RNA sequence: GCGGCCUUAGCUCAAUAGGCAGAGCACCAGGUUGUGGCCCUGGGGGUUAUGGGUUCAAGUCCCAUAGGUCGCC
Numbered sequence: 001g002c003g004g005c006c007u008u009a010g011c012u013c014a015a016u017a018g019g020c021a022g023a024g025c026a027c028c029a030g031g032u033u034g035u036g037g038c039c040c041u042g043g044g045g046g047u048u049a050u051g052g053g054u055u056c057a058a059g060u061c062c063c064a065u066a067g068g069u070c071g072c073c
Stems, first nucleotide, its partner, number of pairs: 001072007010025004019056001027043005049065005
């Protein structure tokens, strides 16, 4: 330099064929407990990497850029 794949909550990952952005863990509060942990109940947390485009509607489709990863030269 060329090509493939990946980028969504603090972390690991979902999200059918474009149609309300979710789960587990973590965090916060309460219950339980002599205290803590485990367990139970509830809660907060998102510019879906960045910038554009298509569409009534985009995490999803198209283009560019950035980062990661793998391969080729």

Model confidence (mean pLDDT): 80 of 100. This is a predicted structure of a 73-nucleotide RNA (transfer RNA) from a Pseudomonadota bacterium. It matches the Rfam family "tRNA". NCBI's taxonomy places the organism under Bacteria, Pseudomonadati, Pseudomonadota.